[in-house]
Model confidence (mean pLDDT): 80 of 100. This is a predicted structure of a 72-nucleotide RNA (transfer RNA) from Ipomoea nil. Rfam family: tRNA. Gene Ontology term of the family: triplet codon-amino acid adaptor activity. Rfam classes the family as a transfer RNA. The sequence is in RNAcentral, with records from Rfam. Taxonomically the source falls in Ipomoea (Eukaryota, Spermatophyta, Mesangiospermae, asterids).
RNA sequence: GAUUCUAUGGUGUAGUGGUUAGCACUUUGGAAUUUGAAUCCAGCGACCUGGGUUCGACUCUCAGUAGGACCU
Numbered sequence: 001g002a003u004u005c006u007a008u009g010g011u012g013u014a015g016u017g018g019u020u021a022g023c024a025c026u027u028u029g030g031a032a033u034u035u036g037a038a039u040c041c042a043g044c045g046a047c048c049u050g051g052g053u054u055c056g057a058c059u060c061u062c063a064g065u066a067g068g069a070c071c072u
């Protein structure tokens, strides 16, 4: 340098153009317990950046940024 893939809560991971953006761990509060652990209930917290298409974009497309694979 060429090709290609990925980017979603603190971490990991789903998400057929119309979902309240889901789940697990973590964390906060509560219940229960003599105390603690385990358990149960409830909550907080996210779409890499900027354009375009569309009535409507996490999703399609273009450029960029970061990372990975492979070739040279």
Base pairs, nucleotide, nucleotide: 001071003069004068005067006066007065010025011024012023013022018055027043028042029041030040031039048064049063050062051061052060